This is a predicted complex of two RNAs, RNase P RNA and transfer RNA, with 476 nucleotides together.
It holds a member of the Rfam family "Bacterial RNase P class A".
The coordinates come from a structure-prediction model, not an experiment, and the mean pLDDT is 77.

RNA sequence: GCAGUUGGCCGGGCGGCCGCGACUUGCCGGUAAGCGAGGGCCUUUUGGCCAGACCAACGCCGGCGGGUUGAGGAAGGUCCGGGCUCCACAGGGCAGGGUGCUGGGUAACCCCCAGGCCGGGAAACCGGCGGAAAUUGAAACAGAUAGCAUACCGCCCAUCGUCUCAGGGCGCUGGGCAAGGGUGAAACGGUGCGGUAUGUGCGCACCAGCGCCGGGGGAGACCCCGGCGGCUAGGUAAACCCCACCUGGAGCAAGACCAACAGGGGACAUGGAGUUGCCCGCUUCAACCGCCCCGGGUAGGUCGCUAGAGGCCGGCGGAGACGCCGGUCCCAGAUAGAUGGCCGCCCAUCGCCCCGGCAUGCCGGGGGCGAGGACAGAACCCGGCCUACAGGCCGGCUGCCUUG
RNA sequence: GCCCCCGUAGCUCAGGGGAUAGAGCAUCGGUUUCCUAAACCGUGUGCGGCAGUUCGAUUCUGCCCGGGGGCG
Numbered sequence: 001g002c003a004g005u006u007g008g009c010c011g012g013g014c015g016g017c018c019g020c021g022a023c024u025u026g027c028c029g030g031u032a033a034g035c036g037a038g039g040g041c042c043u044u045u046u047g048g049c050c051a052g053a054c055c056a057a058c059g060c061c062g063g064c065g066g067g068u069u070g071a072g073g074a075a076g077g078u079c080c081g082g083g084c085u086c087c088a089c090a091g092g093g094c095a096g097g098g099u100g101c102u103g104g105g106u107a108a109c110c111c112c113c114a115g116g117c118c119g120g121g122a123a124a125c126c127g128g129c130g131g132a133a134a135u136u137g138a139a140a141c142a143g144a145u146a147g148c149a150u151a152c153c154g155c156c157c158a159u160c161g162u163c164u165c166a167g168g169g170c171g172c173u174g175g176g177c178a179a180g181g182g183u184g185a186a187a188c189g190g191u192g193c194g195g196u197a198u199g200u201g202c203g204c205a206c207c208a209g210c211g212c213c214g215g216g217g218g219a220g221a222c223c224c225c226g227g228c229g230g231c232u233a234g235g236u237a238a239a240c241c242c243c244a245c246c247u248g249g250a251g252c253a254a255g256a257c258c259a260a261c262a263g264g265g266g267a268c269a270u271g272g273a274g275u276u277g278c279c280c281g282c283u284u285c286a287a288c289c290g291c292c293c294c295g296g297g298u299a300g301g302u303c304g305c306u307a308g309a310g311g312c313c314g315g316c317g318g319a320g321a322c323g324c325c326g327g328u329c330c331c332a333g334a335u336a337g338a339u340g341g342c343c344g345c346c347c348a349u350c351g352c353c354c355c356g357g358c359a360u361g362c363c364g365g366g367g368g369c370g371a372g373g374a375c376a377g378a379a380c381c382c383g384g385c386c387u388a389c390a391g392g393c394c395g396g397c398u399g400c401c402u403u404g
Numbered sequence: 405g406c407c408c409c410c411g412u413a414g415c416u417c418a419g420g421g422g423a424u425a426g427a428g429c430a431u432c433g434g435u436u437u438c439c440u441a442a443a444c445c446g447u448g449u450g451c452g453g454c455a456g457u458u459c460g461a462u463u464c465u466g467c468c469c470g471g472g473g474g475c476g
Stems, first nucleotide, its partner, number of pairs: 001400010012346007020070012034058001039050004072375001076386002079384005084251004096247005101115005116129005130242002136239001137236001152181002154177005160171004189207006208232002210229008255303004264294003268290001270286006310329008349371007356363003405475007414429004422459001432446004452468005
């Protein structure tokens, strides 16, 4: 320098004008139901009740200003996990759901870190992960045979028949053989020698795998060494299943409070009837109006609501994920939903043209003109995963080439 | 905003690991008719996309895409 691989970060900057949301603050105008100086009454006190002037501070309404602040790395998909809220719930078990190598981190996780084994790659590096010698199921098509394997083509032996050039060939029947051919995604170790009628782990040697035993290392997954056993056992659990662990349901439109209009219940008052002729009282009925109280609750409003497993800096512990300590900062809270628009300059990037270089279709330097910001918009909050993303910056590692 | 469901032929639906993916209606062609309709016969067309599991995926798993419904 080129090619590759991997980790982290940024994702336009500055300025001007106009506008929007939230909080805060100043001035002007309005309001007098709240609050309220002082007063009266009741009360042992605490306290309660009544009326309540002036001013207009606080509050509320309207207007005009000032200040502070205002989207993301994914705010997204809503796929996991938690906080929070309501509902359910003696305790235990089953069912259902989820997770799945080992150890650790965490509030928790289908997350992260470190390690193990297997697979891919020349390497850096990347990807996968319980159990198939506990059971059941299914394995289309092809093929003779597909799960305690199988006799289609073949090979071998025996009996009989037949032909014969006397080696043997052909055919029937019975038996044996998994070495060869063929089919398939998959056919029950590989190579060689011996053995056998032909053959076969049938026997042996080496190799590969598996199981058991012993020793050693490691917290563990697992690894290393030695011995024994011919043991050769297929795949599928994102099929049933087994084992271990976890697991109540719903979701901020959760939920809580206040509460117009309408409607419900009750008391008083009113009217009628009864009780004894009248009045009071009592009982009962009525429902138009009046007045007071009560509970539910719609529209609407307020809270939940943003200070948090929080950001930044430093130190310490740890391989790391992460944890602890100290300092410092406050960083959106809308409710039909604010965070926008225009202009100027600059930077990255892209296109075209001119000049230049040579190895002649590439390169980089300079100049000019033009285009020009990717994906995307909070809605209770947080930790992850996944998905989308113009372009840029900084590292680690591997391979090749060149130079010192 | 939260939650749930669905995607198979032009339309409405079956099929839940191995078929040439099936039914009705529709389209097209033919028979019939003077012509049309009806009837009869025949015909073509498809598993939303990309990965993964499996020998094999419309079906099982994950991620996207599209559509529908419920909740004050």